c-di-GMP-I-GGC riboswitch aptamer from Bacillus methanolicus PB1, 92 nucleotides, folded computationally. The prediction has a mean pLDDT of 85. It was read from a public genome assembly, where an Rfam model found it.
């Protein structure tokens, strides 16, 4: 340095589930293990999820409620990339 299984010793936890929070996506903690060798970390590029707030239309009404579409500044690092930082050593 490179690589990762039928080895060790340790990590991580998907769905559901409870409780918090949050408009939502989804987050944080406990249970709980689909699975993973970076499933640690950063939203940097592409994607994908939500739409409170913003516009634009609209119905009813009359200045209030409602519905539609677009839109991230919200969210996903266990979607794929790219950046960085590391644990361990069975065979070769």
């Nucleotide at each position: 340095a490179a690589u990762g299984u039928u080895a060790a010793g340790g990590g991580c936890a998907a769905a559901c589930u409870u409780a918090u929070c949050g408009a939502a996506a989804g987050a944080u903690a406990g249970g709980g293990a689909c699975g993973c060798a970076a499933a640690g970390c950063c939203a940097c590029g592409a994607g994908u999820c939500u739409a409170a707030g913003g516009c634009a239309c609209u119905u009813a009404g009359c200045u209030u409620a409602g519905g539609u579409g677009c839109u991230a500044u919200g969210a996903c690092a266990g979607u794929c990339g790219g950046g960085u930082u590391g644990c361990c050593a069975a065979a070769a």